This is a predicted structure of a 96-nucleotide RNA (TPP riboswitch aptamer (THI element)) from a Gammaproteobacteria bacterium. Lineage of the source: Bacteria > Pseudomonadati > Pseudomonadota > Gammaproteobacteria.
RNA sequence: AUUAAGCAACAGGGGCGUCUGCCACAGGCAGGCUGAGAGGUACCCUUGGAACCUGAACCGGGUCAUGCCGGCGUAGGAAGUUGGAGAAUCUAAGAU
Numbered sequence: 001a002u003u004a005a006g007c008a009a010c011a012g013g014g015g016c017g018u019c020u021g022c023c024a025c026a027g028g029c030a031g032g033c034u035g036a037g038a039g040g041u042a043c044c045c046u047u048g049g050a051a052c053c054u055g056a057a058c059c060g061g062g063u064c065a066u067g068c069c070g071g072c073g074u075a076g077g078a079a080g081u082u083g084g085a086g087a088a089u090c091u092a093a094g095a096u
Stems, first nucleotide, its partner, number of pairs: 001089003007083004011046004016040001017033007052077003058071004
């Protein structure tokens, strides 16, 4: 002088669609599809941020259907601190 990633604590952000069947149908249950997650004490993400939102009732492809896939996207937004560390690494100076 520097403090990556991972880890821990606390804090915070986010999404939950589509198809079929059934029922006592403002809803619920069961099953199929994709996915980390389709209401779980879970999952994902937190600035080195494609978690997620907007554009978007968008464009192309595909599907029984759907952000299902790709594009859009070096577009616009989007939620963090501390510990670890009196440590480690590197450099310089001094002393021996």
Record summary
It was read from a public genome assembly, where an Rfam model found it.